[in-house]
RNA sequence: GGGUGUUUAGCUCAGCUGGUAGAGCAAAUGACUUUUAAUCAUUGGGUCACAGGUUCAAGUCCUGUAACACCCA
Numbered sequence: 001g002g003g004u005g006u007u008u009a010g011c012u013c014a015g016c017u018g019g020u021a022g023a024g025c026a027a028a029u030g031a032c033u034u035u036u037a038a039u040c041a042u043u044g045g046g047u048c049a050c051a052g053g054u055u056c057a058a059g060u061c062c063u064g065u066a067a068c069a070c071c072c073a
Base pairs, nucleotide, nucleotide: 001072002071003070004069005068006067007066010025011024012023013022019056027043028042029041030040031039049065050064051063052062053061
């Protein structure tokens, strides 16, 4: 330099054929317990890497950029 893949909650990851975002763990609160832990219930937490385009509508499609990983040279 060229190519491929990944980027979504604090962490690990889903999200199908475009229809407006979820799970587990973690955190907070409550119940239980002498207390902690465990268990149960509830709650909060998101610029879907960034910028643009297409569309009535984009996490999803298209283009560019960035970071990381791998392959080729």
The prediction has a mean pLDDT of 81. A computed fold for a 73-nucleotide RNA from an uncultured Pseudomonadota bacterium, annotated as transfer RNA. The sequence was found in a public genome assembly. Its Rfam family is "tRNA". Rfam classes the family as a transfer RNA.